Background: Small-subunit ribosomal RNA from a metagenome, 1460 nucleotides, folded computationally. Rfam family: Bacterial small subunit ribosomal RNA. Its family is annotated with ribosome and structural constituent of ribosome in the Gene Ontology.

[in-house]
RNA sequence: AGAGUUUGAUUCUGGCUCAGAUUGAACGCUGGCGGCAUGUUUAACACAUGCAAGUCGAAUGGUAAUAGGGCUAGCUUGCUAGCCGUUGAUGAGUGGCGGAUGGGUGAGUAAUGUAUGGGAAUUUGCCCUAUAGUGGGGGAUAACCUGGGGAAAUCCAGGCUAAUACCGCAUAAUCUCUAUGGAGGAAAGGCUUUGGCCGCUAUUGGAUGAGCCCAUGUCGGAUUAGCUAGUUGGUAGGGUAAGAGCCUACCAAGGUGAUGAUUUGUAGCUGGUCUGAGAGGAUGAUCAGCCACACUGGGAUUGAGAUAUGGCCCAGAUUUUUACGGGAGGCAGCAGUGGGAAUAUUGGAUAAUGGGCGAAAGCCUGAUCCAGCAAUGCCGCGUGUGUGAAGAAGGCCUGUGGGUUGUAAAGCACUUUUAGAGGGGAGGAUAGUGAUGUUACCCUCAGAAGAAGCACCGGUUAACUCCGUGCCAGCAGUUGCGGUAAUAUGGAGGGUGCAAGCGUUAAUCGGAAUUACUGGGCGUAAAGCGCGCGUAGGCGGCGUAUUAAGUCGGAUGUGAAAGUCCCGGGUUUAACCUGGGAAUUGCAUUCGAUAUUGGUAUGCUCGAGUGUGGUAGAGGGGUGUGGAAUUUCAGGUGUAGCGGUGAAAUGCGUAGAUAUCUGGAGGAAUAUUAGUGGUGAAGGUGGCACCCUGGACCAAUACUGAUGCUGAGGUGCGAAAGCGUGGGUAGUAAAUAGGAUUAGAUAUCCUGGUAGUCCACGCUGUAAAUGAUGAGAACUAGCCGUUGGGGAGAUUAAACUUUUUAGUGGUGUAGUUAAUGUGUUAAGUUCUCCGCCUGGGGAGUAUGGUUGUAAGAUUAAAACUCAAAGGAAUUGACGGGGGCCCGCACAAGCGGUGGAGCAUGUGGUUUAAUUUGAUGCAAUGUGAAGAAUCUUACCAGCCCUUGAUAUGUAGCGAACUUUCCAGAGAUGGAUAGUGCCUUUGGGAACGCUAACACAGGUGCUGUAUGGCUGUCGUCAGCUCGUGUUGUGAGAUGUUGGGUUAAGUCCCGUAACGAGCGUAACCCUUGUCCUUAGUUGCCAGCAUUUUGGGUGGGAAUUCUAAGGAGACUGCCGGUGAUAAACCGGAGGAAGGUGGGGAUGACGUUAAGUCAUUAUGGCCCUUAUGGGCUGGGCUACACACGUGCUACAAUGGUUGGUAUAAAGGGUUGCCAAGCCGUGAGGUGGAGCUAAUCCCAGAAAACCGUUUGUAGUCCGGAUUGGAGUCUGUAAUUUGACUCCAUGAAGUCGGAAUCGUUAGUAAUCGCAGGUUAGUAUACUGCGGUGAAUACGUUCCCGGGCCUUGUAUAUACCGCCCGUCACACCAUGGGAGUUGGUUGUACCAGAAGUGGCUAGUCUAACCUUUGGGAGGACGGUCACCAUGGUAUGGUCAAUGACUGGGGUGAAGUUGUAAUAAGGUA
Repeated sequence: AGAGUUUGAUUCUGGCUCAGAUUGAACGCUGGCGGCAUGUUUAACACAUGCAAGUCGAAUGGUAAUAGGGCUAGCUUGCUAGCCGUUGAUGAGUGGCGGAUGGGUGAGUAAUGUAUGGGAAUUUGCCCUAUAGUGGGGGAUAACCUGGGGAAAUCCAGGCUAAUACCGCAUAAUCUCUAUGGAGGAAAGGCUUUGGCCGCUAUUGGAUGAGCCCAUGUCGGAUUAGCUAGUUGGUAGGGUAAGAGCCUACCAAGGUGAUGAUUUGUAGCUGGUCUGAGAGGAUGAUCAGCCACACUGGGAUUGAGAUAUGGCCCAGAUUUUUACGGGAGGCAGCAGUGGGAAUAUUGGAUAAUGGGCGAAAGCCUGAUCCAGCAAUGCCGCGUGUGUGAAGAAGGCCUGUGGGUUGUAAAGCACUUUUAGAGGGGAGGAUAGUGAUGUUACCCUCAGAAGAAGCACCGGUUAACUCCGUGCCAGCAGUUGCGGUAAUAUGGAGGGUGCAAGCGUUAAUCGGAAUUACUGGGCGUAAAGCGCGCGUAGGCGGCGUAUUAAGUCGGAUGUGAAAGUCCCGGGUUUAACCUGGGAAUUGCAUUCGAUAUUGGUAUGCUCGAGUGUGGUAGAGGGGUGUGGAAUUUCAGGUGUAGCGGUGAAAUGCGUAGAUAUCUGGAGGAAUAUUAGUGGUGAAGGUGGCACCCUGGACCAAUACUGAUGCUGAGGUGCGAAAGCGUGGGUAGUAAAUAGGAUUAGAUAUCCUGGUAGUCCACGCUGUAAAUGAUGAGAACUAGCCGUUGGGGAGAUUAAACUUUUUAGUGGUGUAGUUAAUGUGUUAAGUUCUCCGCCUGGGGAGUAUGGUUGUAAGAUUAAAACUCAAAGGAAUUGACGGGGGCCCGCACAAGCGGUGGAGCAUGUGGUUUAAUUUGAUGCAAUGUGAAGAAUCUUACCAGCCCUUGAUAUGUAGCGAACUUUCCAGAGAUGGAUAGUGCCUUUGGGAACGCUAACACAGGUGCUGUAUGGCUGUCGUCAGCUCGUGUUGUGAGAUGUUGGGUUAAGUCCCGUAACGAGCGUAACCCUUGUCCUUAGUUGCCAGCAUUUUGGGUGGGAAUUCUAAGGAGACUGCCGGUGAUAAACCGGAGGAAGGUGGGGAUGACGUUAAGUCAUUAUGGCCCUUAUGGGCUGGGCUACACACGUGCUACAAUGGUUGGUAUAAAGGGUUGCCAAGCCGUGAGGUGGAGCUAAUCCCAGAAAACCGUUUGUAGUCCGGAUUGGAGUCUGUAAUUUGACUCCAUGAAGUCGGAAUCGUUAGUAAUCGCAGGUUAGUAUACUGCGGUGAAUACGUUCCCGGGCCUUGUAUAUACCGCCCGUCACACCAUGGGAGUUGGUUGUACCAGAAGUGGCUAGUCUAACCUUUGGGAGGACGGUCACCAUGGUAUGGUCAAUGACUGGGGUGAAGUUGUAAUAAGGUA
């Protein structure tokens, strides 16, 4: 310090998540030792039991218990009983001091608190200092005794008694009060070694502690905006230790609040702690300071100190006890119990430190010091060290060679920290005293001995393989893994990280500049109020003087200690402990500085404004008025339609429309001018005239003298629609009616049509109210327009040139921006002020408030849910976007398919099986170049199990084969037979047997694959290097102007080149030449049986080798003088001459595991192998591809002519003969330019037929045959005779085809034993048409839009149905809290009171003072009644929202999204 995640990729914005540190933690797995810390965060919930505050006999009366002593009695000579306070002591009392400290907890408390800094009107036991005193009296009372009540707690009455208990008197001040005269006002003794000591009283000063006041700081909510009657102040009185409305009476009407009062929620505050670079953020365990509380609420008493609780009283809740009358209790002290995810022992000791009492000894002390438990944390140590390769065994992986675990182990040699055993042994203790303590520490001993786990291994993030599983089980912080080869699940091996721990969960800070003070933004990502005016506030021009509030500097005080940091010291080290310093950024006081900000005073003119003179303008309001047009009314002319649309219809019209002319009425809007022109703050504003009126600009000056800018609240204006009242209504037009469109059409289109639109007066207060850009000021290149004004030049003027100013536009530099863009009219550089934003959805919604007649507006959440949502730009793809271009794509022609019969394939159905693949184009006469058996993979039955076949081992035997029997056959049984080489051991091939390794599989996966193939498409494209450009994806090149079949070529050009494609090279065909001349040829010559047959020829055809030829080469035109195109000449051929082969980068998870190969999985007496028979050939039906036809351009019949290319020894098969024929017989010839298949057919010349289901057509069926084959029934082909079906040119739709092509005619071949309408080739005859690119389909290039990128077969919206989730409303219900009014009012305190009682003092002896009890009044906890506010829970029903595998309905948005 960053990383992952939105996209096909990029960049930005923006959220989510992670890596770090931390914790009083918990949970899971694991666990050796020690040191130091820490340990009920929950229920301020309830508590059994024990302990936690006592002490003083030197204050006191005493003596219940006990020890010693003395005395007495009984006796078993050491025991019992009694007496004596005499000694040590001392229960229970009286009295003193302490129980207000210590210890616990954080409920309450947003200020009676706390932190920091100040202040004055106070008090302070014990302690210190100082002064003075301590004289003399009195009356009681508990304990105790007696009696009584009660279950108990405990109470009552009578009697006795002491004090440092209580009460007077005297004296007293530097004490208090005061009217300045005076008045008030104290004490206690005890012990003693007789020295004194400890006390007591009054007062002074101090120390310490406490009380009070002020300033500042101290969480959230405005969906809490007003609060306040003791409230604010005064006077008087009271009260307190002390100031004060602290309390009371009277008077005044104040006080407080947007700098947030009041109210509500939450919370102890701080030093500090955690985190962070810091600023900050979070937090307030342990330790320390303050506060508050003690079951809940109230109250006082005592006291120096309490409103006290290990004290009291009362009320409430609750527990417990009871004899039912009444009592007792308060762990938020230490242990402990329940509760809880979770937090320890009912331990030891007063040895140390400290506290209480005491003169002291001492006693008490769950404060404290220790120990125990817990890996809860931090720190330290160990679990061995060295050597050791046969790289052991085992595990895991493997390409089977090996690799890895791994020097790891074993083995050998060492060591003993720690744990253990034995022995010694500090310090804490300066006299004594040690709980800790089996202490720390030291020495000795034995033995590698007792001591390693946890998480992770796709990326983030260090670390990889195998097996199992198969969108299952599961994982997951995020992105996401898992659907048969999972480095992501589970296990294993290996590895990585940390280590007595390791992970998970929870929480805080960080990263997050993601609330931005340091340190962010607002045109389009979230974000500028619709626009003015203006209050508070904030900010503010130039000069001088003064002040010193802000600001800056110095000094002083304070900022507790601990902690953090630095330097030292002590524990073997560290954690830890400890000494010193720094820091504590703060506050207060004081002394200075005066630039700047502020204050005050006085000036200035440039900001701002006023006056004078001009200018432009749809600026605003009111009144009047004009013409054109629409409509309507009246009249004239006139006749059959008008109107409307994509096309129609509704509608109007013979009762006279539309059209046209004349006249009238009425309302609304103002053509032309007219302009990225004007004007206004914005909304907005358009005929003309008049009246009233606001603002702006220009020029020259005169005046005022900072009067300014912005602007929370506030206030005004504010399109359209809408609302109210009253008018008005021509046109238009929500609603609505009708007609169309449509599957539907509550729409779009059409015909009508009401509110509204218009006017007046009110309301509403919103718009994509937009420049999506707040207002003001200053600065920062230009150029070109345009509107208003001024100056100058030249001019009679207009026009022109130039300059200046105020607007309004275009382009553009620097800069800026994520980019797009912006750019003196800034989105640049700065200043001032305001508003607003902080992921998407939920939602601008709910609720509450305000506002409005309403509709609504404004302010404005949460639960829940997702990991994205979004901006700009890029490349594709797509568009019912645009431009250019091509193709039998359309058009123009020709011929078909779709109708019939048959053939063939497919689907479907059927079946024991009808094996299987291929399924839009790009499956369907396809794999299959040919299923009767075989093929064959399917079915039934019968058989085999190392197998039909391969390799290896062992044994036996030659092998092979003939014949016979059984059987459907496979097979089984019988019979015959004995070889070759040899080193004489045996070996080779072959067969059989046995056991295992293995064979075998047309079983699955073409979505694990190789290879091959189809398709886009023979379309013209697809890329690269270097350079340039952009933050980048990318772009450029490859775009542009022409041209081409072509990214073909030329020109231009930040590109220059190159590659794969195109073209060419290859084959074939078309012309010629050369060479060669048999089996081919025959012009001329000869011969002939008349057949190139023969001699001969080498010319021709032909054959097959090699060449030539064609290149836009030549001419003319067009074009840019280019490329090229058009025309022409010549030529066999002319513009790639025709045809073929050749298929770029890629797309389609296209096809094929059944050609073959192959990973993985599966079967192994079967999913393998053999055999017989059957099936693949089925048949209500549907589709594809073909054949034959429907006829006269034909059929039939007779004759005549002319091909090419092929095939042939398992073969082609001649002549001849037989058969109507298929064919049979026959055997010549041919391994082929020789022989054979082999007669080509259409055509041509004749014959017949005459438009008909025919002399068309040939299906179907009957009979008889031929051929192949072991076999022709399921199921072959062909022949003859007979039979003679549908069909008369084919609906919607659809296919092929541009020249030797379509159409038509036949021939051949491969495949087969046989089977061809299929396929592949061959030639014969041989057309028509193309204006053209509007449209359909497909494609290419450029451009544009996009919310698409598995890419339009895309994406995506709403209702409905179902499930789940949270939430709003809701008649209400329940509970908490709180306000107001009233009632009752415990304990207590205060006031009043003479009803009762009364020791001290006074007394005139009567009584009084004083006190107690009682009564009463006031205040008041609490309770109650009534009525409000508020919060939470719950509620039949109901509203919308979110999520969900899949469903229903439409298609709203995205392209011109099909109505922008």